């Protein structure tokens, strides 16, 4: 000294002039004076989860949507921590849509002989035969391909093959450690693949719609007109049982497209925190509520710590 990599904080503070809202409080009340206070870690996305609100209770079931190692936080989350497996990286880290292919169906183009219960294209090898070729064994070697009946090495064998060894790899059985997902050992020649971010199987969870939810006011009339309905209208996201039980639906005509809540020590309702001037700092990018909360994601300046890897000098 350069290049990463992980964590945490701050992202504006003072003072003065003017200007904008909201409140309080004086006033001679058209109106003026003082005082207090006035956006964010992401407010953005609108992906998740609640809380609220409404739909008589939201009650089984089907369907139909989410979630998917283990332990632990937590109201809940494709959240977050600490592990386990697996993959990326020299490393510090970081990244998984991380149940289950032997329920069952379905893909795996093209190329290849042949893509899952499967092969002989080229080749070895053995018998016949002058040859051409015919019959038999062979999946070791070669091609083709992302992927081709675990891998490598020796013996064997007519050649060959887990046929047999040893060493790995994957099942499975016992032991041991650990809550547990898994790990470590022994031993067993026992052993043909991929996708489930295809469909599907399993376990677990989930009633809908949502602040333009909605609740109170106020206004105004045409109960005109049809049609069904206690033999059961309408109701609760589809569909069925179950509950409820008197109104429902078209067509037409009127008012309001108001007022106050919700709505909050920011509290707006076409949307207010603005400008300048001094200073102080490492720094002021990224951007501005609109029911409030717990997260992820993306956008962006500045510091601090701690860890890696490479150079150089000592």
């Nucleotide at each position: 000294g350069a290049a990463g990599u992980g964590u945490u904080u701050c992202a504006u503070c003072c003072a003065g002039u003017c200007g904008c809202c909201g409140c309080c409080g004086g006033u001679u009340c058209g109106g003026c004076c003082g005082g207090c206070g006035g956006a964010g870690g992401a407010a953005a996305g609108u992906c998740c989860g609640g809380g609220c609100u409404c739909c008589g209770c939201a009650g089984g079931g089907c369907a139909u949507g989410g979630u998917g190692c283990a332990g632990g936080a937590g109201a809940a989350a494709c959240u977050c921590c600490u592990g386990u497996g697996g993959g990326u990286g020299c490393g510090a880290a970081c990244c998984c849509a991380a149940g289950g292919a032997a329920a069952g169906c379905g893909c795996c183009a093209c190329a290849g002989a042949a893509a899952a219960u499967a092969u002989a294209c080229c080749g070895c090898c053995c018998g016949g035969g002058c040859a051409a070729c015919c019959g038999g064994g062979c999946a070791a070697g070669g091609g083709u391909g992302a992927a081709a009946a675990g891998g490598c090495g020796a013996g064997g064998c007519a050649a060959g093959a887990g046929c047999u060894c040893a060493c790995c790899g994957g099942a499975c059985a016992c032991g041991c450690g650990g809550c547990g997902a898994c790990g470590c050992g022994u031993g067993u020649g026992c052993c043909u693949g991929g996708c489930a971010a295809g469909c599907c199987c399993c376990a677990c969870c989930a009633g809908g719609a949502g602040c333009a939810a909605g609740a109170u006011c106020g206004a105004a009339u045409a109960g005109g007109g049809g049609a069904g309905g206690u033999u059961g209208a309408g109701g609760c996201g589809g569909c069925c049982c179950g509950c409820u039980g008197a109104c429902u639906c078209c067509c037409g005509g009127g008012u309001a497209c108001g007022a106050u809540c919700g709505c909050g020590c920011a509290g707006a309702u076409a949307a207010a925190u603005g400008a300048c001037u001094g200073g102080a700092c490492a720094a002021g990018a990224c951007a501005g509520g609109a029911c409030c909360c717990g997260g992820c994601u993306u956008a962006c300046g500045a510091a601090a710590c701690g860890c890696u890897u490479c150079c150089c000098a000592a």

The RNA shown here (Bacterial RNase P class A) has 314 nucleotides.
Model confidence (mean pLDDT): 77 of 100.
It was read from a public genome assembly, where an Rfam model found it.